Annotation
Predicted 3D model of a 73-nucleotide RNA (transfer RNA) from a Minisyncoccota bacterium. The prediction has a mean pLDDT of 81.
[in-house]
RNA sequence: GGGCGAUUAGCUCAAUUGGUAGAGCACUUCGUUUACACCGAAGGGGUUAGAGGUUCGAGUCCUCUAUCGCCCA
Repeated sequence: GGGCGAUUAGCUCAAUUGGUAGAGCACUUCGUUUACACCGAAGGGGUUAGAGGUUCGAGUCCUCUAUCGCCCA
């Protein structure tokens, strides 16, 4: 230098043919306990890496940029 892939909650990851952004763990509160843990119930937390475009509508399609990984030279 060229090619491919990844980027979504604190962490690990889903999201079907473009149609209301979710799960597990973690966190907070309550119950339970002498207390902690386990367990049960409830709850909070998102500029879907950044910018632009297409569309009635974009996590999803297109372009550019950034970061990370792999391959080729």
Record summary:
The sequence was found in a public genome assembly.